[in-house]
Formats: sequence, C1' cells, structure tokens
RNA sequence: CAAAGAAGGACAGAUGAUCGCCGCCCGGUUUAUUCCGGGGGGAGGAAAGUCCGGGCUCCACAGGACAGGAUGGUUCUUAACGGGAACCGGGGGUGACCCCAGGGAAAGUGCCACAGAGAGGAGACCGCCCACCUCGCUUCGGCGAAGGAGGGUAAGGGUGAAAGGGUGAGGUAAGAGCUCACCAGUUCUGGCGGCGACGUCAGAAGCUCGGUAAACCCCAUCCGGAGCAAGAUCGAAUAGAGAGACGUUUGAGGGUGGUCCGCCCGAAGUUUCUGGGUCUGAUUGCUCGAGGUCGUCGGCAACGGCGAUCCUAGAUGAAUGAUCAUCGCCCUGUUGCAGGUCACUGCAGGGGGGAACAGAACCCGGCUUACGGACUUCUUUGGCCA
Repeated sequence: CAAAGAAGGACAGAUGAUCGCCGCCCGGUUUAUUCCGGGGGGAGGAAAGUCCGGGCUCCACAGGACAGGAUGGUUCUUAACGGGAACCGGGGGUGACCCCAGGGAAAGUGCCACAGAGAGGAGACCGCCCACCUCGCUUCGGCGAAGGAGGGUAAGGGUGAAAGGGUGAGGUAAGAGCUCACCAGUUCUGGCGGCGACGUCAGAAGCUCGGUAAACCCCAUCCGGAGCAAGAUCGAAUAGAGAGACGUUUGAGGGUGGUCCGCCCGAAGUUUCUGGGUCUGAUUGCUCGAGGUCGUCGGCAACGGCGAUCCUAGAUGAAUGAUCAUCGCCCUGUUGCAGGUCACUGCAGGGGGGAACAGAACCCGGCUUACGGACUUCUUUGGCCA
C1' cells in the first nucleotide's frame, strides 16, 4: 500500500433567527386549571417487531394430577432467559476468523421423491456357481452350459443422495467377518489429564447395526393465568316495573384462567328474559431505576465488589415541529498548482446533487429485523521499502 476478519460508541449534522407544540417552576392576574410575562426541560440505536426473560399489579401466599408448551454439548454468568462468556465436539477458510436446535435412530411406529430387482436388520435385474430335464458332442467314463425348471451367492456390474466398513490372504461349487492379519469406526474395561463436555494411552469383543426426531415418540430440565385498557381513588349511572329459575347449612352462586381436584368468598340472596336508561369522565399508577458515567479491585471473559459523581421526556384524538441563513459531511464533474513512468494522489477554487431507517406510551435485560454515510481500535494474508 492492497485485500480481508473482528469489535466498539453520549456518531446519526452544528450554530443563529423567526413562528409554533407538550409538561414543569416563578411572578402577576382571574370565578376558573383563565390570561399575560419570564426561566428551564422535551425520542432512538434501533423508541420498531412484540420473539424471549424479569420487575410491578390483580387473581390464593399459586398447591396436586392430567393435558399443553418451551429448551437440549459442558462449565460459568445473571433478577431471569431460549440471552451472554469461555471451553469441548463437528464443518468451512492459506489465515485472522466464521458457522452448527450439538440429547436418544442399539425402545416402538412412520417416512425415504425419481430411478432401481431391492430403501431394510432388506434385495437376485445382469453376472458368478450347482447341474434336474431337453438339446448337442462323445473314445459311452462323461463333457458342454444353448433352452426350460429349481437352488446357492451381496465378491463384480447397473440404479440411486443413500444398497451398510476397507485392503490383502485363507476358505468355498461360487461366495460372504465365514476365518485371519493390518487399517478405520463402535461399544465395553482400565490408566493418565481436565470441575466438566471431552482428550489421550493400553486392552477386549467380528460388534460394523442405512438415513430421518425444526416426523410421531422417548429422556432430562423449566413453565399457574391475565396484563398499566393491570390495579387504586373520586364522580356519574346501574332508578322504578313485569315474568321465570335456583337456593337459605343437605348451602344457590362466584373467585377460576385448558380440564379435574383442592383452596377462598358466600349465614342470603343469586340469576335469566322483557322493556327502560346513563357515562365512555377525572386523578393516580408515572418514571430514581436489577439506573447512567468515571475510577479502582477481582476474573481469560461474560460479569461482580467498592468509591465518587449525575438526574436525563412523561404525552393520552397522544407534544418533541416548520421555514430561512451560515458552516460542516458525502457523492459527482470541472479549473489551477504540486507529486508520480503510468494508474492516480494531495491541496486550493468554483458548479450540480444527496443526507437514511424510523417516533417513546408502565419499566428493565436481551434477541431479531430496517438503515444514507462517517469514525476509532485490534488482527490476518499478500506486495514493496528500510
């Protein structure tokens, strides 16, 4: 210098003027929360999707069984997680590094397109072998393997994503882990290392068993339900009328949400229908919190301890905006100067164009997705120079 890899954030235009919007504070004013003046505050890295987890609230302090759902290497981290960190195993890359729902297919069931004889503890299409009949030859002992019937064989060919260890020898009618040697794998046993996943070494067993579990299923672990329209307070209304059902301790009905049990309320009313009628109100919850920043200590890290410091939206038919000016940023032509062999680079001037994704709604930790561009740090590979 070029091409790559990883990580990060108070980046996500700045300043000024004018006109507005939503809260808060102060002063004056008003019947009033009305009006006027002043001051100060006012979106994000994802506020998004609402996918996962937690806080908080109510139901019971959330209990048992079944059903259902989620997760799935190990250790740690955390309030918790399906998040994160480190490591293990497998795969990719020259490398930095990246990717993996990564338990069980030796419990059972299902499925495996097309092709193929056969998709299973299978399969005989071609081939190979045996030789019963026919046929042919015959030296009459048999031989051949052309046709037919039957049987053996998973070595060879062929199909396929996949046909189920490999190589060699023995063996056999031909063959086959059928047997043996070596190699590969699996399982078991033992030693060593590691908290562990696992690694490594030695030995044993012919054990070689197709794939698929984001198919049913099995195993292990976890999960009660609903959500700020939760919940609380105040106000308004639920008036009055008719008909029916059930019940008052042998308890109707309700809380209760997939079901059942259990639990709680209920010592009297509850409920259905007909017809009638009112409000869709205000306050609170509400923003100080597992909070941010900096330092230091422990830890490889995620993260944790301690100390200092800061307060940073709170709307609800839902504010946080618009216009102009100057400067800055990016892209693209162009002019001049400088450097260079070229490609091109730097500086200065001026022209044209562009600036994304997106808007809090109880709060927090994550994940995922969207996004014009700029920056910082570390690392790898290749080239050149000293």
Bacterial RNase P class A from a Geobacteraceae bacterium, 386 nucleotides, folded computationally. It matches the Rfam family "Bacterial RNase P class A". By type it is a ribozyme. Its family is annotated with tRNA processing, ribonuclease P activity and dimeric ribonuclease P complex in the Gene Ontology. Of the family's consensus pairs, 98% are formed in the model.